Source information:
The part of an RNA shown here (small-subunit ribosomal RNA, central domain) has 350 nucleotides and comes from Hippea sp. Mar08-368r. NCBI's taxonomy places the organism under Bacteria, Campylobacterota, Desulfurellia, Hippeaceae, Hippea. The RNAcentral record of the full RNA draws on ENA and SILVA. It matches the Rfam family "Bacterial small subunit ribosomal RNA".
Context: one part of a larger RNA
RNA sequence: CUGGGCGUAAAGCGUGCGUAGGCGGCCCUGUAAGUCCAAUGUGAAAGCCUUGGGCUCAACCCAAGAAUUGCAUUGGAUACUGCAGGGCUCAGAGUGCGGGAGAGGCAAGCGGAAUUCCCGGUGGAGGGGUGAAAUCCGUAGAUAUCGGGAGGAACACCGGUGGCGAAGGCGGCUUGCUGGAACGCAACUGACGCUGAGGCACGAAAGCGUGGGGAGCAAACAGGAUUAGAUACCCUGGUAGUCCACGCCCUAAACGAUGGACGCUGGGUGUCGGGAGGUAACCUUCCCGGUGCCGUAAGCUAACGCGUUAAGCGUCCCGCCUGGGGAGUACGGCCGCAAGGCUAAAACUC
Numbered sequence: 001c002u003g004g005g006c007g008u009a010a011a012g013c014g015u016g017c018g019u020a021g022g023c024g025g026c027c028c029u030g031u032a033a034g035u036c037c038a039a040u041g042u043g044a045a046a047g048c049c050u051u052g053g054g055c056u057c058a059a060c061c062c063a064a065g066a067a068u069u070g071c072a073u074u075g076g077a078u079a080c081u082g083c084a085g086g087g088c089u090c091a092g093a094g095u096g097c098g099g100g101a102g103a104g105g106c107a108a109g110c111g112g113a114a115u116u117c118c119c120g121g122u123g124g125a126g127g128g129g130u131g132a133a134a135u136c137c138g139u140a141g142a143u144a145u146c147g148g149g150a151g152g153a154a155c156a157c158c159g160g161u162g163g164c165g166a167a168g169g170c171g172g173c174u175u176g177c178u179g180g181a182a183c184g185c186a187a188c189u190g191a192c193g194c195u196g197a198g199g200c201a202c203g204a205a206a207g208c209g210u211g212g213g214g215a216g217c218a219a220a221c222a223g224g225a226u227u228a229g230a231u232a233c234c235c236u237g238g239u240a241g242u243c244c245a246c247g248c249c250c251u252a253a254a255c256g257a258u259g260g261a262c263g264c265u266g267g268g269u270g271u272c273g274g275g276a277g278g279u280a281a282c283c284u285u286c287c288c289g290g291u292g293c294c295g296u297a298a299g300c301u302a303a304c305g306c307g308u309u310a311a312g313c314g315u316c317c318c319g320c321c322u323g324g325g326g327a328g329u330a331c332g333g334c335c336g337c338a339a340g341g342c343u344a345a346a347a348c349u350c
Stems, first nucleotide, its partner, number of pairs: 004321003007304002012318001014202004021195003025088007033081002035077008049065006092192001093189003096185003104178007111155001116150007126137002163170002207248006216242002221237004259317006267294012299306002323350003332343004
């Protein structure tokens, strides 16, 4: 190279935007680069193959033919691809208009419940905690209860197999700014598309830098228990951190362990958004989009299972895999304040 794969066996980049590149709707005309046909030239000889011949046979040797799948030139074909030109379209994609849905994002303001702390009242001996206890708190008045205040963090019920977002993720209320999607109408553009090596951006938690904040929780740490021990599980405390602003880090079981786009291939049942009709204020039928479940329709799969949200049948593009350990390590390079990240071997061994 030919070829086989990637839900769970090795293998889908965490996610998006997009450069180069690859691929690309319907009709017409031209061109003839790819493609196809023919002729000519060339494709050394030997060898291989075929036929015939020579050594008594064979190996070996001689002759002729075939082959040399290629390249070049010339002439021709025009279905497909390319190139050039013209045209088409609720066929792909996009714009416009209309009424709706949503924890989509950012910022500001506001609210109540609860925990803790402080002040005051009542009250007077316990409270707390556990399997049982103890450390711990409490007559300097705790726990409980009532009133007042402070502060931080998170938003019960609604809440859903629900919704939104590319992913990470997003949940009290109000306002402002702002992204996307679905549906309906068909006015507009006229292939403007798909994918995407590099690149750029986003990216939970933890962690880092500077400054703030600190109620609860809580690595580390201390004590009490348990135990043979107990550097744990349980208990009492408790600092980073968790929160905010700005700047880094860039990882994950970043999972649907399933890359993206488009087309095609029986059904049944729930739910969310929009629309059309019937009827009316409650349903019901159908259409489009999303999100679930079931499924021997078919098909696929090693099986499990998947099954119009495919892991089915196809096309295009990207990423990735190639026995286990060594190792996601060493070295080098790039990035980072650091922690470390990305890229990524070999010896040796089974």